A computed fold for a 102-nucleotide RNA from an Alphaproteobacteria bacterium, annotated as c-di-GMP-I riboswitch aptamer.

[in-house]
């Protein structure tokens, strides 16, 4: 003096929840608030979670053309599927960091 590690100490973050404000949401961003965090600092590269407005299927129902079936178009609604939207306080990788006991 660096690694690895985590006693003190000055310090620094800031869950739930509330209020607001952005967003279809998931979620974030400012105030307050602490459950925790030595990387609870940055990065969505791997992997997992979340979310579904457009978008696609799929149901029936309506509407328009038609007498009526068919058939072709629309139209709300309801399942379903899917990130390009998210989560760094869900695990790894990447990059940078404060102190100094054992």
């Nucleotide at each position: 003096u660096c690694c690895c590690c985590g006693a003190a100490a000055c310090g620094g973050c800031a869950a739930a929840c509330c209020g607001u404000u952005g967003g279809a949401a998931a979620c974030a961003g400012c105030g307050g608030g602490a459950c925790g965090c030595a990387a609870a600092g940055c990065c969505a590269c791997c992997g997992g979670c979340c979310u579904u407005c457009a978008u696609u299927c799929u149901g029936g129902c309506u509407c328009u053309u038609a007498a009526u079936c068919c058939a072709a178009g629309g139209g709300a609604c309801a399942g379903a599927a899917a990130a390009u939207g998210g989560c760094a306080g869900c695990g790894g990788g990447g990059c940078c960091c404060c102190c100094g006991a054992a």
Lineage of the source: Bacteria > Pseudomonadati > Pseudomonadota > Alphaproteobacteria.